Model confidence (mean pLDDT): 81 of 100. The RNA shown here (transfer RNA) has 74 nucleotides and comes from an uncultured Bacilli bacterium. It matches the Rfam family "tRNA". It is annotated as a transfer RNA. It was read from a public genome assembly.
RNA sequence: GGACCCUUAACUCAGUUGGUUAGAGUAGUCGGCUCAUAACCGAUCGGUCAUAGGUUCGAGUCCUAUAGGGUCCA
Numbered sequence: 001g002g003a004c005c006c007u008u009a010a011c012u013c014a015g016u017u018g019g020u021u022a023g024a025g026u027a028g029u030c031g032g033c034u035c036a037u038a039a040c041c042g043a044u045c046g047g048u049c050a051u052a053g054g055u056u057c058g059a060g061u062c063c064u065a066u067a068g069g070g071u072c073c074a
Base pairs, nucleotide, nucleotide: 001073002072003071004070005069006068007067010026011025012024013023019057028044029043030042031041032040050066051065052064053063054062
């Protein structure tokens, strides 16, 4: 220098052919249970869907550029 892939909650990840409220587990907080702790159960908390633009009635999803990370080639 070239090709391809990834970026969604504090962490690990889903998210279907673009469609009405963006989710799970773990972690945190509160409560239950227990003599008590862990485990278990319930509730709760937590998001500029990397950033900017575009297409569309409608974008996490499609297109472009940029940033960060990774793999391969040279």